[in-house]
RNA sequence: GGCCUCAUCGUCUAACGGUUAGGACACCAGGUUUUCAACCUGGAGACCGGGGUUCGAUUCCCCGUGAGGCUACCA
Numbered sequence: 001g002g003c004c005u006c007a008u009c010g011u012c013u014a015a016c017g018g019u020u021a022g023g024a025c026a027c028c029a030g031g032u033u034u035u036c037a038a039c040c041u042g043g044a045g046a047c048c049g050g051g052g053u054u055c056g057a058u059u060c061c062c063c064g065u066g067a068g069g070c071u072a073c074c075a
Stems, first nucleotide, its partner, number of pairs: 001071007010025004018055001027043005048064005
């Protein structure tokens, strides 16, 4: 340099082009408990950036950015 894959709450991970963007852990509040842990209830919290297609894009296409993998050249 070429090719491929990936990017979603703090972390991990889902979501036929039409969901209030879900779940687990963590966090916060309350309950329970002598206390802690555990458990119960509730809460806050995310679609990498830009453009395109579309009635509608987290999802499809292009460019970029970042991460990972394979490979070639140089040496």
This is a predicted structure of a 75-nucleotide RNA (transfer RNA) from Gemmatimonadales bacterium UBA2988.
Its mean pLDDT, the model's own confidence on a scale to 100, is 83.
Rfam family: tRNA. Rfam links the family to the GO term triplet codon-amino acid adaptor activity.
Taxonomically the source falls in Gemmatimonadales (Bacteria, Pseudomonadati, Gemmatimonadota, Gemmatimonadia).